[in-house]
């Protein structure tokens, strides 16, 4: 330099045009003499950035940035 994949909650990942979700982690409560576990609830997101298409974009298209892999 060229090609490909990926970028979503603190972490690991779903969701592939029409309300952003799960597990773990966090907080609070119940339980216990206390801790852990268990149960219940709560909070946490500019969906990497900028444009385009669309009535509507996390999703489709282009560019850029970053991570990983391959080729030279």
């Nucleotide at each position: 330099g060229c090609c490909g994949a990926c970028g979503u909650a603190g972490c690991u990942c779903a969701g592939c045009g029409g309300u952003a979700g799960a597990g773990c982690a966090a907080u609070u409560g119940u339980u216990u003499c206390g801790u852990a576990a268990a149960c219940a609830a709560u909070a946490g997101g500019u969906c990497g950035c900028c444009a385009g298409u669309u009535c509507a974009a996390u999703c489709c298209u282009g560019g850029c940035c970053g991570u990983c892999g391959g080729c030279u």